[in-house]
A computed fold for a 388-nucleotide part of an RNA from Silvimonas amylolytica, annotated as large-subunit ribosomal RNA, domain III. The coordinates come from a structure-prediction model, not an experiment, and the mean pLDDT is 83. The RNAcentral record of the full RNA draws on ENA.
Context: one part of a larger RNA
RNA sequence: GAGUAGCGUUAAAACGGGUGAAAAGCCCGUUCGCCGUAAGCCCAAGGUUUCCUGCGCAACGUUCAUCGGCGCAGGGUGAGUCGGCCCCUAAGGCGAGGCUGAAAAGCGUAGUCGAUGGGAAACAGGUUAAUAUUCCUGUACUUUGUAUUGGUGCGAUGUGGGGACGGAGAAGGGUAGGUCAGCCAUCUGUUGGAAUAGGUGGUUCAAGCGUGUAGGUGUGUGGCUCAGGCAAAUCCGGGCUGCUUUAACACUGAGGCGUGAUAACGAGGUCUCAUUGAGACUGAAGUGAUUGAUCCCAUGCUUCCAGGAAAAGCCACUAAGCUUCAGCCAAUACGGAACCGUACCGCAAACCGACACUGGUGGGCAGGAUGAGAAUUCCAAGGCGCUU
Repeated sequence: GAGUAGCGUUAAAACGGGUGAAAAGCCCGUUCGCCGUAAGCCCAAGGUUUCCUGCGCAACGUUCAUCGGCGCAGGGUGAGUCGGCCCCUAAGGCGAGGCUGAAAAGCGUAGUCGAUGGGAAACAGGUUAAUAUUCCUGUACUUUGUAUUGGUGCGAUGUGGGGACGGAGAAGGGUAGGUCAGCCAUCUGUUGGAAUAGGUGGUUCAAGCGUGUAGGUGUGUGGCUCAGGCAAAUCCGGGCUGCUUUAACACUGAGGCGUGAUAACGAGGUCUCAUUGAGACUGAAGUGAUUGAUCCCAUGCUUCCAGGAAAAGCCACUAAGCUUCAGCCAAUACGGAACCGUACCGCAAACCGACACUGGUGGGCAGGAUGAGAAUUCCAAGGCGCUU
């Protein structure tokens, strides 16, 4: 220079009470304002204790601070079913032998790893200061071991099926959600009283099990036979043929209904403690119509050419082999289901940007009025007023 520039989007504050040495900024309350395809909620990545409680204010916080993502201390993350691990493979990596190279090393078979993909199974309510599909209550489900009983041709690293897949478009059936009515509680008001009228609030309920619907797909089945499926096959496939024939049948399939649920939840009410408030008890109605998804049926249907992963789990078949056994199937009983993650932030003051930085950051949910709409504007739930 200079007590100058600046104090980081102009979403906004005001008052009362409390605490305290001290309050514009902390806590509580009443108003006001802002967001509301977000400035709300839930995951992934990343961070790594920032979470909760008590105490504290030197420094950090662009001011103050009694406050804090700050300091100190204590506490907090509970799983057969969520995710990983596990089984399986893709691109790609590594790679016994092998090939190449002067070497270092490069390539690569069998293999072995490798998810961003495939593969068993859980929901509702309650609870903590802080965790919950993990704890508790209730109701379920999956897989596997052993034993018993009954039945029985079982058997794979092989064979076949299946898993198993593109784009676009259209119509239909549903549901979530919404709205209105009815019902319940309560209030206002009229009135002598009630009814009518008006206002506010509530009207919620899963997985599983049973039923098998709207719809979708396929002719099905018996007999004989065969140069195919590297061997075999009763399986798959080809051929001949009998019966049934275009609707029976089989498979699949949302939703609905019943059960789950005489439970739970539930506006409110009562009581106790009390500083905000917390705890205990009790508890009404809990229906219908309409609208309606980008969600489900649907990996469906129609159509097009550019013709749209693999492998395992799973099902069937036999080979070697075993055949009073073992094995397989069903039921019942008793057991097992380890280990790792789980706090909190997560369009952000906690991640990436040297900062509590107007930047950047994948996915899901997405109410009301207006409207073609996820636009716009105003609101709900919820969250904020951006630390002079």